[in-house]
């Protein structure tokens, strides 16, 4: 000097499932019936020794959602800040 990964930020994309029923009243509460891609919870192989550690878009729905919105894992771009290697 160059700076994978990583991490914030800003923009864009970005699914599923009742605009259900009743009651209060413009949004909240409760009943059923459903979604998984926010959080969060469990486990395989494997690894160490009786227990314990370990993933995930896989299971489960506490939570969150099921017209719009507004949220959203993930993915692209750009900035900024970087280690590892060179």
């Nucleotide at each position: 000097c160059u700076g994978a990964a990583u991490g914030u930020a800003a923009c864009g994309g970005g699914a599923g499932a009742g605009a259900c029923u009743a009651a209060a009243u413009u949004u909240u509460u409760a009943g059923c019936g459903c979604c998984g891609a926010a959080g969060g919870a469990g486990c395989a192989a494997c690894u160490g020794c009786c227990c314990a550690g370990g993933a995930a878009a896989c299971u489960c729905u506490c939570a969150g959602g099921c017209a719009a919105a507004a949220g959203g894992a993930c993915c692209g771009u750009u900035a900024c800040a970087a280690u590892a290697a060179u």
This is a predicted structure of an 86-nucleotide RNA (Glycine riboswitch aptamer) from Pelagibacteraceae bacterium AG-325-J13. It matches the Rfam family "Glycine riboswitch aptamer". About the family: This family represents the bacterial glycine riboswitch. Model confidence (mean pLDDT): 82 of 100.